A computed fold for a 73-nucleotide RNA from Zea mays, annotated as transfer RNA. Its mean pLDDT, the model's own confidence on a scale to 100, is 81. Rfam family: tRNA. It is annotated as a transfer RNA. RNAcentral holds the sequence, with entries from Rfam.
RNA sequence: GCCUGUCUAGCUCAGUUAGUACAGCGCAAGGCUCUUGACCUUGAGGUCGUGGGUUCGAGCCCCACGGUGGGCA
Numbered sequence: 001g002c003c004u005g006u007c008u009a010g011c012u013c014a015g016u017u018a019g020u021a022c023a024g025c026g027c028a029a030g031g032c033u034c035u036u037g038a039c040c041u042u043g044a045g046g047u048c049g050u051g052g053g054u055u056c057g058a059g060c061c062c063c064a065c066g067g068u069g070g071g072c073a
Base pairs, nucleotide, nucleotide: 001072002071003070004069005068006067007066010025011024012023019056027043028042029041030040031039049065050064051063052062053061
């Protein structure tokens, strides 16, 4: 330099054919407990890598840029 995968919550990730994002761990509160652990219940937490484009509508499609993994030279 060329080709290709990937980027979503603090971490690991789901999200079919575009219709407004899910879970586990972690965190907070409550219950239980001698107890800060375990267990149970509830809750908070995401401008979906950045900027544009298409569309009534984009996590999803298109373009550029950036991060990261793999292959070729």